């Protein structure tokens, strides 16, 4: 230098043919149970905001009524070729 794969909440990891982003699990918070702890059970839990609302799939653009998903450029990681 060329090619391929991957990048999504705090972590792992889904998302079909482009159609509710964050299902599910872990973790965390609060409460219950217990003498106490663990375990178990219930509820909540992406980010900003008092709220209304806004933002968010590595980054930037584009296509589209609508993009994690399609296109272009770019960054990072891994592998292959030279």
């Nucleotide at each position: 230098g060329g090619g391929c794969a991957c990048g999504u909440g705090g972590c792992g990891g889904a998302a079909c043919u482009g159609g509710c982003a964050u299902a599910c699990g872990c973790g965390u918070a609060u409460g219950g149970u217990u003498g106490a702890g663990g375990g178990c059970c219930a509820u909540a839990u992406g980010c900003c905001g008092c709220a209304a609302g806004g933002c968010u799939u590595g980054g930037a653009g584009g296509u589209u009524c609508a993009a994690a998903u399609c296109c272009u450029c770019u960054c990072g990681u891994g592998c292959c070729c030279a």